[in-house]
The RNA shown here (transfer RNA) has 71 nucleotides and comes from Candidatus Liptonbacteria bacterium RIFCSPLOWO2_01_FULL_56_20. Model confidence (mean pLDDT): 81 of 100. Rfam family: tRNA. Rfam classes the family as a transfer RNA. The sequence was found in a public genome assembly.

RNA sequence: GCCGCGGUAGCUUAAUGGUAAAGCAGGCGCCUGAAGAGCGUCUGAAGGCAGUUCGAUUCUGCCCCGCGGCA
Numbered sequence: 001g002c003c004g005c006g007g008u009a010g011c012u013u014a015a016u017g018g019u020a021a022a023g024c025a026g027g028c029g030c031c032u033g034a035a036g037a038g039c040g041u042c043u044g045a046a047g048g049c050a051g052u053u054c055g056a057u058u059c060u061g062c063c064c065c066g067c068g069g070c071a
Stems, first nucleotide, its partner, number of pairs: 001070007010024004018054001026042005047063005
């Protein structure tokens, strides 16, 4: 330099053109003598900029970052 894959919550992963789901973690409550476990509840997220569209996390382009391959 070229090609491919990926970038979503603090971490690990989903889904999907119609307003993002879960597990762990965290806060609070219940339980306990206390803690842990368990149960309930709450908080919190789309790498950036444009484009298409009534509507973009999803589709397109460019850029950034990571991984793999080729040279």